[in-house]
RNA sequence: AACUCAUCGAGAGCAGUGGAGGGACUGGCCCUGUGAAGCUGCGGCAACCAUUGAUUUUAUCAAACGGUGCUAAUUCCUUUAGGUUUUACCUAUGAGAUGAGAG
Numbered sequence: 001a002a003c004u005c006a007u008c009g010a011g012a013g014c015a016g017u018g019g020a021g022g023g024a025c026u027g028g029c030c031c032u033g034u035g036a037a038g039c040u041g042c043g044g045c046a047a048c049c050a051u052u053g054a055u056u057u058u059a060u061c062a063a064a065c066g067g068u069g070c071u072a073a074u075u076c077c078u079u080u081a082g083g084u085u086u087u088a089c090c091u092a093u094g095a096g097a098u099g100a101g102a103g
Stems, first nucleotide, its partner, number of pairs: 003101006013042005021031003027077002043071003048067002051063005075095001080092005
């Protein structure tokens, strides 16, 4: 890289360094010298895995020490199909991300 399953309308940032990009891709629309990415420190959110406890029976709930993850905007919007009360909205799906597994 490719495969399987689950989730993605909630939530959570400051400082130092750095010095022009960033939001996956396309198009848009945004963020950014009132300082982007990256790196570092200290926080925070969440509850996928692990752990502990309760109920109770293999699931639900709670906790938040560990492994990840995340911390502008719905995954920022987007593709395809169907539908509706058609400047738009809804459902499913594709793509992507994260976790767990399998290999």
A computed fold for a 103-nucleotide RNA from Pectinatus frisingensis, annotated as SAM riboswitch aptamer (S box leader). Model confidence (mean pLDDT): 82 of 100. The source organism's lineage runs through Bacteria, Bacillota, Negativicutes, Selenomonadaceae and Pectinatus.